The RNA shown here (c-di-GMP-I riboswitch aptamer) has 81 nucleotides and comes from a Chloroflexota bacterium.
Rfam family: c-di-GMP-I riboswitch aptamer. Rfam's curators write: GEMM was predicted in a large-scale screen for bacterial structured RNA regulatory elements.
NCBI's taxonomy places the organism under Bacteria, Bacillati, Chloroflexota.
RNA sequence: CCUGUCUCAGAGCAAACCCGUCGUGAGGCGGGGACGCAAAGCCAGGGAUCUCCGGAUCACGGAGACCGCCCGGUUGCCAGU
Numbered sequence: 001c002c003u004g005u006c007u008c009a010g011a012g013c014a015a016a017c018c019c020g021u022c023g024u025g026a027g028g029c030g031g032g033g034a035c036g037c038a039a040a041g042c043c044a045g046g047g048a049u050c051u052c053c054g055g056a057u058c059a060c061g062g063a064g065a066c067c068g069c070c071c072g073g074u075u076g077c078c079a080g081u
Stems, first nucleotide, its partner, number of pairs: 006080002012037002017032006035068001041074003045071003049065006
């Protein structure tokens, strides 16, 4: 210096739900609130799931949502083992 794991300290994020708001919708944003998270930071590249449109309701195609579903890319805090 790099990688992995665990833990201390100082920090961080924020599920469900509620209120407001945007959207046809999945869902997003803000506030409250904490189920949890060693990347629960960022990225929609791949898969999965979900929504809308087309289609004879199948198959299929198109557009979208979602990174706290998985894989991948990228960046990162502290002291030890």